A computed fold for a 478-nucleotide part of an RNA from Novosphingobium marinum, annotated as small-subunit ribosomal RNA, 3' major domain. The source organism's lineage runs through Bacteria, Pseudomonadati, Pseudomonadota, Sphingomonadaceae and Novosphingobium. The sequence was found in a public genome assembly. It matches the Rfam family "Bacterial small subunit ribosomal RNA".
Context: one part of a larger RNA
RNA sequence: UGACGGGGGCCUGCACAAGCGGUGGAGCAUGUGGUUUAAUUCGAAGCAACGCGCAGAACCUUACCAGCCUUUGACAUCCCGGUCGCGGUUAGGAGAGAUCCUUUCCUUCAGUUCGGCUGGACCGGUGACAGGUGCUGCAUGGCUGUCGUCAGCUCGUGUCGUGAGAUGUUGGGUUAAGUCCCGCAACGAGCGCAACCCUCGUCCUUAGUUGCCAUCAUUUGGUUGGGCACUCUAAGGAAACUGCCGGUGAUAAGCCGGAGGAAGGUGGGGAUGACGUCAAGUCCUCAUGGCCCUUACAGGCUGGGCUACACACGUGCUACAAUGGCGGUGACAGUGGGCAGCGAUCACGCAAGUGUGAGCUAAUCUCCAAAAACCGUCUCAGUUCGGAUUGUUCUCUGCAACUCGAGAGCAUGAAGGCGGAAUCGCUAGUAAUCGCGGAUCAGCAUGCCGCGGUGAAUACGUUCCCAGGCCUUGUACA
Numbered sequence: 001u002g003a004c005g006g007g008g009g010c011c012u013g014c015a016c017a018a019g020c021g022g023u024g025g026a027g028c029a030u031g032u033g034g035u036u037u038a039a040u041u042c043g044a045a046g047c048a049a050c051g052c053g054c055a056g057a058a059c060c061u062u063a064c065c066a067g068c069c070u071u072u073g074a075c076a077u078c079c080c081g082g083u084c085g086c087g088g089u090u091a092g093g094a095g096a097g098a099u100c101c102u103u104u105c106c107u108u109c110a111g112u113u114c115g116g117c118u119g120g121a122c123c124g125g126u127g128a129c130a131g132g133u134g135c136u137g138c139a140u141g142g143c144u145g146u147c148g149u150c151a152g153c154u155c156g157u158g159u160c161g162u163g164a165g166a167u168g169u170u171g172g173g174u175u176a177a178g179u180c181c182c183g184c185a186a187c188g189a190g191c192g193c194a195a196c197c198c199u200c201g202u203c204c205u206u207a208g209u210u211g212c213c214a215u216c217a218u219u220u221g222g223u224u225g226g227g228c229a230c231u232c233u234a235a236g237g238a239a240a241c242u243g244c245c246g247g248u249g250a251u252a253a254g255c256c257g258g259a260g261g262a263a264g265g266u267g268g269g270g271a272u273g274a275c276g277u278c279a280a281g282u283c284c285u286c287a288u289g290g291c292c293c294u295u296a297c298a299g300g301c302u303g304g305g306c307u308a309c310a311c312a313c314g315u316g317c318u319a320c321a322a323u324g325g326c327g328g329u330g331a332c333a334g335u336g337g338g339c340a341g342c343g344a345u346c347a348c349g350c351a352a353g354u355g356u357g358a359g360c361u362a363a364u365c366u367c368c369a370a371a372a373a374c375c376g377u378c379u380c381a382g383u384u385c386g387g388a389u390u391g392u393u394c395u396c397u398g399c400a401a402c403u404c405g406a407g408a409g410c411a412u413g414a415a416g417g418c419g420g421a422a423u424c425g426c427u428a429g430u431a432a433u434c435g436c437g438g439a440u441c442a443g444c445a446u447g448c449c450g451c452g453g454u455g456a457a458u459a460c461g462u463u464c465c466c467a468g469g470c471c472u473u474g475u476a477c478a
Stems, first nucleotide, its partner, number of pairs: 001478002003475003007472007015462002019426005026318008034309002042053002064304007073129001077128002079125006087106002091102004109119003131293002134291003140287002142282003145278001147276001152191006158167003171182003197270004202238007211228003216225002241264001244258005320419001324378006336367003341360002346355003385416001390411007432454007
């Protein structure tokens, strides 16, 4: 000087408390451990691994296993020899396929000094080489997590100290903040904080189609004429600064209350992550040193596996019901997506869906709501709760749903009556609850990333638990 303390002081945080809803019990989904297996590819491991890499394993993916094949190789450059097109296409044979053998047709490369001379393409050959998701993240770059959006981390000059170092950065107030004020052997400065950026909330201007409809006609319908007031869209501006008033404070910084205002003291949300820590994570995104393999640790293919199942854990979904279930009637969104696509309408089917195919490269067409509300029924029961499991018949995607897809109908109707010890999230348009969209994607979501609808309760306070910041003290630790 740090680090640590079941030392002290001050302070902060959904850290506790006050509340609301969960997890832990059940069934299922998903990830992991373990076990099994020919293989169940590999990585991730307290917080900060475990719906994580994987924004989607039937084949492919795929790295794993078994079998069958290839060896200058699926891919790149160079050298030698040969062919002149390359390419597309028809058919046949062998095979699980990779691959091998034969065959029909279309087309007949560019430059040229007309020399197979040059380029280009293909075939064959030789070796230099290719190739490796093989090892080392403790050799690395890059990227990322975490403490933590915590308020800290440092430097120059000066001063003090023999020196390591100290001072500044401590102190008194204050703040979300090393934020600001005052004081002070310090005076300044840098990286952080804040602001500048995006978005939501108010108003104005400009613009008016595909959007809108107050007034006038018109219509089943903003449908048409008309209009651009309003809504909205999207570009530019205005607006908030403790600016004003009162109180308080050291007359300061500020704090408390008030006015005006759409908004008030950082207005809400986002992006933004200092010096560093964890030899944290990643050599399987990519790049890369070293090591290793080179008829195999490389390459191709078929089938299997990653989907196994006594069990254990994490994360979720659905429930256990009456604030509910079922039937009927029938409103109201927003973000986004759409041409190998979204698909209206009509018809068929109990339904998944099928046929038809209008319109739309989209403010034009389309995907497109549910909870809520109203009416009826059920009356506390393993039930008209719950839907697992199983049987069967179908639908869709796709060469192909056996291992191993999703969905529909009928039948079946398991556990489960609110969950031990323990433990998680959340302070407002939040929690809770309800549906919708998107990426990936042929098909497949209870996951992920977004969107809107309905919409609470509680916070006395900082004694305690956890984490962190500043000052101080002790130390046999560095």